[in-house]
Context: one part of a larger RNA
């Protein structure tokens, strides 16, 4: 000087407390461990691994296993020699890779050759093989915590100290005052994006107040530019104003005006560093290993196994409910090998159809809610939907291993969950549906979107994590 203390003082955080909803019990989905296996490819491991890499394993993917093949190779560059344009179609054998035929085709040219391609030879290719403790790059984490440093000066023999401590204050090393310090840098904040109000410009594909036309209804039509909206440019919030407190400061408390008030609400943005943290399987890369195999092609299997254990979700256990019918209301997105309307067929998944739309134009396209009506009457039930059977639909060469969906039948556990543990402070929690990416198909996951919409916070004694000052020293 740090680090540590079941030392001290101060402060903060959904850290506790106050509340609301969960997990832990059930079924199922998914990941992991374990076990099994020819293989169940590999990585991730307290917080910070475990719906993680994977934004989607039937084949492919695929790295694993079994079997069948190849060896200058599936892929790149170059040289030499020999042959053929390339390419397309087709037949046979085979699980296919592949092998053997047949047919069509006969390129450009300065006539040297060239492009493409087959074979042979040689340099070499290849490796999701090892090492993340050889590395780059990228990422997590403490933590959006308020810290981390430097120059000059001064003090100290020196390691170092000072500044950065102190008194206030702040979300903040934020600002003020003081001070052997004076300044500066990386962080904080601001500048950027979205959102909340208004003005202005513009008015189609969006809008319809007033005026006409028109209808069963309808911005459907003429028209309009007000309103909504769209998207450009501006305004607006700065403790600016008033009062109290304060040291006449910084600031803080209350108030006014205002759409918004003290960082308005979100996002992006992550200092010096820590964990030899993660990644050699995104990529790049040193070294090592491999080279008729640890490379490469193919068929089939596996990654989907199943006594069990754990994590994360979903669905429930019901009446604030379930079922049936009936005139509601979004936002943000996506669409051409696409979205696919009306009408028709089917109980339905879906089929048929092919209008319109590269989309403010057409399509995908709401649910909970609310009101009314009706049934259920507290039951393992008209709760719950697992499991299983049968019949179908869709995608796709192909749904046996191993997809999703529909109808009928079947109707398991489960009556609110022990110890323990978790999220959340407002348009939040809870709850309801919608969209997107991935994607042929497959979503309870992920990323977004809107609808409905709470309770509670006395406070900082305690638990956890963090910041700062000070003190002690088993430690460096």
């Nucleotide at each position: 000087u740090g680090a540590c203390g079941g030392g001290c003082a101060c402060c903060c955080g959904c850290a506790c407390a106050a509340g609301c909803g969960g997990u832990g019990g059930a079924g199922c989905a998914u990941g992991u461990g374990g076990u099994u296996u020819a293989a169940u490819u590999c990585g991730a491991a307290g917080c910070a691994a475990c719906g993680c890499g994977a934004a989607g394993a039937a084949c492919c993917u695929u790295a694993c296993c079994a079997g069948g093949g190849c060896u200058u190779g599936a892929c790149a560059u170059a040289u030499a020699c020999c042959g053929g344009a390339a390419u397309a179609a087709u037949c046979a054998a085979g699980a296919g890779a592949u092998u053997g035929g047949u047919u069509a085709g006969u390129c450009c040219u300065u006539c040297g050759g060239g492009a493409c391609u087959g074979g042979u030879a040689u340099a070499c290719a290849g490796g999701u093989g090892g090492u993340g403790c050889a590395u780059g790059g990228u990422u997590g984490u403490c933590g959006u915590c308020a810290g981390c440093u430097c120059g000059u000066g001064u003090c100290g023999u020196g390691a170092g100290a000072u500044g950065u401590u102190g008194g206030g204050u702040u979300a903040a090393g934020u600002c003020c005052c003081g001070c052997a310090a004076c300044g500066a840098g990386c962080g904080c904040a601001a500048c950027c994006c979205c959102u909340a109000u208004c003005g202005u410009u513009a008015g189609u594909u969006g809008c319809c107040a007033g005026c006409a036309u028109g209808u069963a209804a309808a911005g459907a039509u003429g028209g309009g530019a007000a309103c909504u909206c769209u998207a450009g440019c501006g305004a607006g919030a700065c403790u600016g104003c008033c009062g109290g407190u304060g040291a006449u400061a910084a600031a803080u408390c209350g108030g006014a005006g205002g759409a918004a008030g003290g960082u308005g609400g979100g996002g992006a943005c992550g200092a010096c560093g820590u964990c030899a943290a993660a990644u050699c399987a995104u990529c790049a890369u040193g070294c090592c290993c491999u080279u008729u195999a640890u490379g490469u092609c193919c068929u089939g299997g596996g990654c989907u196994a199943c006594a069990c254990a754990c994590g994360u979700a979903c669905u429930a256990c019901a009446a604030u409910g379930g079922c049936u019918g009936u005139a509601a209301c979004a936002g943000a997105g996506g669409g051409a090998a696409g979205c696919g309307a009306a009408c028709c067929c089917g109980c339905g998944a879906g089929g048929a159809g092919g209008a319109g739309c590269a989309a403010a134009a057409c399509c995908c396209a709401a649910a909970a809610a609310a009101g009314c009506a009706u049934c259920c009457c507290u039951a393992g039930u008209u709760c719950g939907g697992a499991u299983u059977g049968u019949a179908g639909g869709c995608u796709g060469c192909a749904a046996c291993c191993c997809g999703c969906c529909u109808a009928c039948a079947u109707g398991a556990a489960g009556c609110u969950g022990g110890a323990a543990u978790u999220g959340c402070u407002a348009g939040u929690a809870a709850u309801c549906a919608c969209g997107g990416g991935u994607c042929a198909g497959c979503a309870u996951a992920c990323c977004g979107u809107g609808g409905u919409g709470a309770a509670u916070a006395c406070g900082u004694u305690c638990c956890c994590g963090g910041g700062c000052c000070u003190u002690g020293u088993a430690c460096a």

A computed fold for a 476-nucleotide part of an RNA from an uncultured bacterium, annotated as small-subunit ribosomal RNA, 3' major domain. The full RNA is in RNAcentral, with records from Greengenes.